[in-house]
């Protein structure tokens, strides 16, 4: 000096004032005969995120009676770990890109179907357009006319059925040989594996596509805190269809079958009405900082300390002040041959991306301005 | 807060791997009329909502964003 979209952190602070939401309380005042309770001061305490966010995925936790087989249907996919779980994260592996740090792909196309526009002669049991070669004719000796052979070369294409070199041939050709690349089968060695080294044998060579449909292996009942329990308060506690009351129908439970459970003025389903109050769920949890121990890591143990918003038209702010920081002008200490480079004063400016809504793990996006650490190339110096 | 569904010419909306993406109303030229309309006859218009990927090829298949629309409580 330049780069790896390598890992990881902050996401202004401090103080006044004036506001808002929760908690607590040996406070004060109203409402009331007293007590509970409520309401208003008032005191102290606490009051977003790193992605609270999209709602992509995996779970707790709630209801459907349990969550059983089978089917359609989704979703995952290289091996091993890691977890409550996961499409996620680690560590390997194979393969592509970069010099490199380091990104980025991941089951099966030699099970069977589809599909492969346009262009080209031919697009999947491959193929004879030019060409090359051989044969028959004819010839004005330039060639042309018919029959076959040829995939070595030229033209299309995104793709034309190893590559290279020699023998071979009338031109060719895995037709034969070598060496290479790659497949299949077996065997030994190293690895838990995914694979990798070595070694024989075959056949000569075998398109793409699975984010087509499929096949293998795995996983996966549905809804979703507006779930759900309790109080209250209102009506017209209404109207109409559908199934139907042990002759096991009918309906829920999951799209369907099995199977199973409730089971009778009953369940669905639509028209109409009424109420939009409050209390629980509701924040102590797969919780978090430190330390130590196992492990390359994710990640797990112990063991100590901490308690960190719970709002429902929806609170967590707003103004002013000082610093810090950043940007823009402006000065020019100071470096430098030079072009330039540039410190304190001083003058104005700005501060993102976005905001809790039942809770956690992950991933994905969006972010002013900054900070720490690793590693890779280049170049000079010792 | 949750749960669906969609974006294509100016406007409504067809296509769902393949020849430079079409259909109707518009709109612009011309004809026809005195003239307007109607109607004939051509023509113009597209970042198929964006960004990456799969593929030989993408409006269509996947990933991830944008922005728009629908639905939902309790009683009886």
């Nucleotide at each position: 000096g330049a780069a790896g979209c390598g890992g990881g952190c902050u996401g202004a602070a401090u103080g006044a004032u004036c506001g808002c939401c929760g908690g607590c309380g040996u406070c004060a005042g109203a409402u009331a005969c007293g007590g509970a309770a409520u309401c208003u001061g008032u005191g102290c305490c606490g009051g977003a995120g790193g992605a609270a966010a999209g709602u992509c995925c995996g779970a707790g936790c709630u209801c459907c009676a349990a969550g059983g087989g089978g089917c359609a249907g989704g979703g995952c996919g290289c091996u091993g770990g890691u977890u409550a779980a996961c499409g996620g994260c680690c560590a390997g592996c194979g393969g592509g890109g970069g010099c490199a740090a380091c990104c980025c792909c991941g089951g099966g196309a030699a099970a069977g179907u589809g599909c492969c526009a346009c262009a080209g002669a031919a697009a999947g049991c491959a193929g004879a357009c030019c060409g090359c070669c051989c044969c028959g004719g004819u010839u004005u000796c330039g060639g042309c006319c018919g029959g076959g052979g040829u995939a070595a070369g030229g033209g299309u294409g995104a793709a034309a059925g190893g590559g290279u070199g020699a023998g071979g041939u009338a031109a060719g050709a895995g037709c034969u040989c070598a060496c290479c690349a790659g497949c299949u089968u077996c065997g030994g060695c190293g690895g838990u594996g995914a694979c990798g080294c070595c070694g024989a044998a075959g056949g000569c060579u075998c398109g793409g596509u699975a984010a087509a449909c499929c096949c293998c292996g795995c996983c996966c009942g549905g809804a979703g805190c507006a779930a759900g329990a309790c109080c209250a308060a209102a009506u017209a506690g209404a109207g109409a269809g559908a199934u139907g009351u042990u002759u096991g129908a009918g309906g829920g439970c999951u799209g369907c079958c099995c199977g199973u459970c409730c089971g009778a003025g009953a369940u669905c389903u639509c028209u109409g009405g009424g109420u939009a109050g409050g209390u629980c769920g509701c924040u102590c949890g797969a919780g978090g900082g430190g330390c130590c121990g196992g492990g390359c890591a994710a990640c797990c143990g112990g063991u100590u300390c901490c308690c960190a918003a719970g709002a429902u038209u929806a609170a967590u702010g707003a103004u002013c002040a000082u610093u810090a920081c950043c940007c823009g002008g402006g000065u020019g200490a100071g470096g430098g041959u030079a072009a330039c480079c540039g410190a304190a004063a001083c003058c104005g400016g700005g501060g993102a991306c976005a905001g809790a809504a039942c809770u956690c793990g992950g991933c994905u996006u969006a972010c002013a301005a900054g900070c720490c650490u690793c590693u890779u190339c280049c170049u000079g110096g010792u | 807060g949750g749960g669906c569904g969609g974006u294509u010419a100016a406007c409504u909306c067809a296509g769902c791997g393949g020849c430079c993406a079409g259909a109707g109303u518009g709109c612009c030229a011309u004809c026809c009329u005195c003239a307007c309309a109607c109607g004939g006859u051509g023509g113009a218009a597209g970042u198929c909502c964006c960004g990456g990927g799969u593929u030989c090829a993408a409006a269509u298949c996947c990933c991830g964003g944008a922005c728009c629309g629908c639905c939902c409580a309790c009683c009886a």
Predicted 3D model of RNase P RNA and transfer RNA as a complex of 458 nucleotides. Rfam match: Bacterial RNase P class A.